[in-house]
RNA sequence: GGCGGCGUAGCUCAGGGGUAGAGCAAGCGGUUCAUACCCGCUCGGUCGUAGGUUCGAAUCCUACCGCCGCUACCA
Repeated sequence: GGCGGCGUAGCUCAGGGGUAGAGCAAGCGGUUCAUACCCGCUCGGUCGUAGGUUCGAAUCCUACCGCCGCUACCA
């Protein structure tokens, strides 16, 4: 250089055109003499960036950025 995969909440990941979720973590409450476990509630993301398509984009297309993998010439 070429090809492919990934990028979504503090962390691990779903969601693949109809306006974003789970688990863990964090906060509050219940329970307990108390702590832990357990149960309930709450908080938390302009979905890597910029354009395009669309009535509507996390989702489709293009470019770029970051991470990972494969590949390269000769024998």
This is a predicted structure of a 75-nucleotide RNA (transfer RNA) from a Balneolota bacterium.
Its Rfam family is "tRNA". Rfam describes the family as follows. Transfer RNA (tRNA) molecules are approximately 80 nucleotides in length.